RNA sequence: ACAUUCCGACAGGGGAGCGCACAGCGCUGAGAGUGCGGCGAAGGCCGCAGACCCUCGAACCUGAACCGGGUCAUACCGGCGUAGGGAGUUCGGUCGCAUACUCG
Numbered sequence: 001a002c003a004u005u006c007c008g009a010c011a012g013g014g015g016a017g018c019g020c021a022c023a024g025c026g027c028u029g030a031g032a033g034u035g036c037g038g039c040g041a042a043g044g045c046c047g048c049a050g051a052c053c054c055u056c057g058a059a060c061c062u063g064a065a066c067c068g069g070g071u072c073a074u075a076c077c078g079g080c081g082u083a084g085g086g087a088g089u090u091c092g093g094u095c096g097c098a099u100a101c102u103c104g
Stems, first nucleotide, its partner, number of pairs: 001099001006093004010088001011055004017027004034049006060085003066079004
């Protein structure tokens, strides 16, 4: 110098499903809609903020009204997946002695 480990800062990306006897409760999950504002007759929808996760990659999206299993039901589990996309190959510290170079 630097692979790697972990932490922080700033910046950026992302989703919010299923069921029931629905002011609530249950399932999976990191997170399953908390606050404010707007729209709508209503169910709800949109914006901003918050929480959470993620940033060269399995966060997340597409394929997909996909395939197999399972469930009351659902991305619930596995496959697809060495697939196609996807936001910093950022800065600071730390770990480490793998590795490289220099000197003795």